A computed fold for a 346-nucleotide RNA from an uncultured Micrococcales bacterium, annotated as Bacterial RNase P class A. The coordinates come from a structure-prediction model, not an experiment, and the mean pLDDT is 75. The sequence was found by an Rfam model in a public genome assembly.
RNA sequence: UGGGUUGGCCAGACGAUCGCGGCAGUAAUGUCGAGGAACGUCCGGGCUCCAAAGAGCAUGAUGGUGGGUAACACCCACUCGGGGAAACCCGCGAGAAAGUGCAACAGAAAGCAGACCGCCGCGAAAGCGGUAAGGGUGAAACGGUGGUGUAAGAGACCACCAGCAGUCUGGGUGACCAGAUUGGCUAGGUAAACCUCGUCAGGAGCAAGACCAGAUAGUUGGUGAAUAGAGCUGCUCGCUCUAGCCAACGGGUAGGUCGCUAGAGGUUGUCGGCAACGGCAAUCCCAGAUAGAUGAUCGUCACUCCGCAAGGAGUACAGAACCCGGCGUAUCGGCUGACCCGUCCA
Numbered sequence: 001u002g003g004g005u006u007g008g009c010c011a012g013a014c015g016a017u018c019g020c021g022g023c024a025g026u027a028a029u030g031u032c033g034a035g036g037a038a039c040g041u042c043c044g045g046g047c048u049c050c051a052a053a054g055a056g057c058a059u060g061a062u063g064g065u066g067g068g069u070a071a072c073a074c075c076c077a078c079u080c081g082g083g084g085a086a087a088c089c090c091g092c093g094a095g096a097a098a099g100u101g102c103a104a105c106a107g108a109a110a111g112c113a114g115a116c117c118g119c120c121g122c123g124a125a126a127g128c129g130g131u132a133a134g135g136g137u138g139a140a141a142c143g144g145u146g147g148u149g150u151a152a153g154a155g156a157c158c159a160c161c162a163g164c165a166g167u168c169u170g171g172g173u174g175a176c177c178a179g180a181u182u183g184g185c186u187a188g189g190u191a192a193a194c195c196u197c198g199u200c201a202g203g204a205g206c207a208a209g210a211c212c213a214g215a216u217a218g219u220u221g222g223u224g225a226a227u228a229g230a231g232c233u234g235c236u237c238g239c240u241c242u243a244g245c246c247a248a249c250g251g252g253u254a255g256g257u258c259g260c261u262a263g264a265g266g267u268u269g270u271c272g273g274c275a276a277c278g279g280c281a282a283u284c285c286c287a288g289a290u291a292g293a294u295g296a297u298c299g300u301c302a303c304u305c306c307g308c309a310a311g312g313a314g315u316a317c318a319g320a321a322c323c324c325g326g327c328g329u330a331u332c333g334g335c336u337g338a339c340c341c342g343u344c345c346a
Base pairs, nucleotide, nucleotide: 001342002341003340004339005338006337007336008335009334010333012301013300014299015298016297017296018295020033021032022031023030024029035317039328040327042326043325044324045323046322047205048204049203050202059201060200061199062198063197064078065077066076067075068074079093080091081090082089083088094196095195099194100193101190102189116135117134118131119130120129121128122127143161144160145159146158147157148156162186164183165182166181167180168179169178170177171176209258210257211256212255218249219248220247221246222245223244228242229241230240231239232238265284266283267282268281269280270279271278272277302315303314304313305312306311
C1' cells in the first nucleotide's frame, strides 16, 4: 500500500422557549422519563391461577461430545464431515448390516437383481448358452489399479490401496484419534418419509390473579343423600315443597386500587476459567402510561451528499405496556481491535 476474514462500539451534540407523564412538596419548584433492536412474538424461564397419589399412553419438541445457565431450539470449547490457497466459514451430525415405503426424466437395469450395444462358445441360419472387462443413461449403477486365470470374463485367485465389521494396545473426562490384527471380500441413497432409540415437556395466561365500590330480573332442568328447613299427621314411616349446590338460557357492569417494576439489575475493580460464564468487594437506583406521556420550534456546531462559489438538502431503523435470557429480522452514516494472502521500500 492493495485485497480478504472476523469481532466490538456509537446511534448526532449543546443551549433557549413552549408543552406532556410519574414521584416529592400547601405552593413555588425539584427530580426522573425508550431501544440496540423497545420490533417479530419464534424459543426458554420467573410470576399467577387451575388441575394433579405415583406411573404410563398419546401428542409435541430435541439429537456428535464436554461444559455454561434459572432454562432453552441459546452460548462456549472440542470432535467429525464439507468448502476455501489462507485467515476462516457451513452442518436438523442418533439409527438405513430392525421393519415398511419412495426415487420424475433418461436408461437394459433404481434394490435385487438385471443385460441394450459389445465380447465368447455352439449353430448353415434363426437362435440357444456363458459373461459383466469396455460403451452408452442418470443426481445416484454393486470397490480401484496391476497381475494370475479363462473360450470370453469375473474378488474366481493374488499384491497394493480405499472402505466396512470384530478383537486388542496406546492417548483423551468424552465425542474421537493413532496403531496392530482377524474376517468376509463390498454392505447404495432418503429418517425436514413412516418408524426405532435416548432426553425433555400437566394446562392456560397480567384481559393471569386479588380487592373495593356500583348495577342487575329472573326462568328452566337436575340434585335435594344416613346430616338444612317447612307442610300433611297425635306419633312413626311415607309423600310434597323450599333453601343450598350444579348446568343451560336470560339480565347487569365497561369505574377504581393492587399486581407494577429493586431486578437471574447496572457500573467499576479483583480473582477463577482457553472460553461461554462464575465468585467476591465497592458503588448506583435507572420510564411505569391506561386510549395510553417521552414532543415541537429556533440558534450554534458536527457528519454525509450536491454545487466553482454563495449556499442548499439530508442525519437511519423504529418506539415501552408484567418482567427477564436468547434467536431472527430492520437500520443513514461512521469509529475501532485481531487475523490471513499479496506488492513495493528499508